[in-house]
RNA sequence: UCCUCGGUAGCUCAACUGGCAGUAGCAUCGCGCUGUUAACGCGAGGGUUGUAGGUUCGAGUCCUACCCGAGGAG
Numbered sequence: 001u002c003c004u005c006g007g008u009a010g011c012u013c014a015a016c017u018g019g020c021a022g023u024a025g026c027a028u029c030g031c032g033c034u035g036u037u038a039a040c041g042c043g044a045g046g047g048u049u050g051u052a053g054g055u056u057c058g059a060g061u062c063c064u065a066c067c068c069g070a071g072g073a074g
Stems, first nucleotide, its partner, number of pairs: 001073007010026003013022001019057001028044005050066005
C1' cells in the first nucleotide's frame, strides 16, 4: 500500500431481503424472599447503531470517504 471481516447499552451479542432498536444474556439499581449474605423471583434505568456525508417516503442494514480492531497479500 492492497484485500476480507468487524465496530449496536458498562460488557457479550441479536435485529431475516431497507419498514416499531431487543421476550435479549451478564453487570448496575429497586422490591420480594432470608436471621444475614449468596442464590432465586419480579421490576426499573441505561442507545448520537465508530465519525462525516449521500441515496430513499423510510437506513443498524445500501453507497462514498475517514477512524479504530482482527486476519490475509506484497
A computed fold for a 74-nucleotide RNA from an uncultured Eubacteriales bacterium, annotated as transfer RNA. Rfam family: tRNA. Rfam describes the family as follows. Transfer RNA (tRNA) molecules are approximately 80 nucleotides in length. The family's RNA type in Rfam is transfer RNA.